The part of an RNA shown here (large-subunit ribosomal RNA, domain IV) has 363 nucleotides and comes from a bacterium.
[in-house]
Context: one part of a larger RNA
């Protein structure tokens, strides 16, 4: 000097990010026992006393003897309850120890926040949480050969179920509540008008030909070669008709999503209930609010502390909160996190000693 235990004097978190880790509490009677609330809780709150043995006493029981009663006269049944011996409990009285739940096992406790309602559920091997899930809420599909999934298909599940059902999304008990915006996207309706596919159509055009002219050559009936060219044939091909969908028209925010800026104005200043003029689809309502959200910023004021960048309460000038991407609030709960207290105690002021296992020396 390391690790595992175990001890301390005085002081008691002065340690540290952070009481982490250890102390502390601890079981069973018994009295007591706040806010708060959803009346069930909170509670084991808190906080305080009691516990070992011997006698004696009460008082409640087990067991049990006489005694009674009954009758099928039995080693019967009912029924009494005395002594004695146990039990549990009150109560009195002694005994012994520092210490009596004498060893082990065995809640620390309270105040004030934050989130999350709650009991669950998760990163098998660095994350157990505020994150998922949950009941309850809403929206919106889906009328049964249901939506919706699975699979090339059979076919299955959905369901041996029927809108008090399924199937998606979103929020996430409970209480009070959820305000304006439909102008962009999305959905969900209209069918009048504009757009239009394929397809119908079928004007035209040009192509090459039957022939038909004209030209030149010759073996005068052929040969080159240039013009026009029906019929069909095949190529193109215009008007015109022609769904949804698009434009268009409405509705729809617990669909996606969005909720403003300048100026001036009151008899101290200061501010502006209050005008003005601009933009917009409306311009953020109620609650909140330096917040899990605030840069400036340790904001300001006032509490706690001797001293507080944290914290708990207000302000409100919200860089950039807000209403089911939910807003405030809440008892109960929480190996969640923030601050404070009590108690406790080698965390520390500062170490100390003692067991065990290493370290070391020999082998």
């Nucleotide at each position: 000097c390391u690790c595992u235990g175990g001890u301390u004097a005085a002081g008691g978190a002065a340690c540290u990010c952070g009481g982490c880790a250890a102390a502390a509490u601890g079981a069973c009677c018994c009295c007591g026992u706040a806010a708060c609330u959803u009346c069930g809780g909170g509670a084991g709150a808190a906080g305080g006393g009691g516990u070992g043995u011997u006698c004696c006493u009460u008082a409640u029981u087990g067991u049990c003897a006489a005694g009674g009663c009954c009758u099928u006269c039995a080693c019967g049944g009912c029924u009494g309850g005395a002594a004695g011996c146990g039990a549990u409990a009150g109560g009195g009285a002694g005994c012994c120890a520092c210490a009596g739940g004498a060893a082990a096992g065995u809640g620390g406790u309270c105040c004030a926040g934050g989130c999350g309602a709650c009991u669950g559920u998760u990163u098998a091997c660095u994350a157990a949480a505020a994150a998922c899930a949950c009941a309850g809420g809403u929206c919106u599909c889906u009328g049964c050969u249901a939506a919706g999934g699975u699979g090339u298909a059979a076919a299955c599940c959905g369901a041996u179920g029927u809108a008090u059902a399924g199937g998606g999304a979103c929020u996430g008990a409970c209480g009070c509540c959820u305000g304006c915006c439909c102008g962009g996207u999305g959905c969900c309706g209209g069918a009048a008008g504009g757009u239009u596919a394929a397809g119908a159509g079928g004007a035209g055009g040009g192509g090459a030909u039957a022939g038909a002219g004209g030209a030149a050559g010759u073996u005068u009936a052929c040969u080159u070669u240039c013009u026009c060219g029906a019929a069909g044939c095949a190529c193109u091909g215009a008007a015109u008709c022609g769904a949804a969908g698009c434009c268009c028209u409405g509705g729809u925010a617990a669909a996606c999503g969005g909720c403003g800026g300048c100026c001036g104005u009151a008899a101290c200043u200061a501010u502006a209930a209050c005008g003005g003029a601009c933009c917009u689809a409306a311009g953020g309502u109620a609650g909140c609010g330096a917040a899990a959200u605030u840069c400036c910023u340790u904001g300001u004021c006032g509490g706690g502390u001797a001293a507080g960048c944290u914290c708990a309460g207000a302000c409100c000038c919200g860089c950039a909160c807000g209403a089911a991407u939910g807003g405030c609030g809440u008892a109960a709960c929480g190996a969640c996190u923030u601050g404070g207290a009590c108690a406790c105690u080698g965390u520390c002021u500062c170490a100390u000693c003692c067991a065990g296992a290493g370290a070391c020396u020999c082998g």
Its Rfam family is "Bacterial large subunit ribosomal RNA".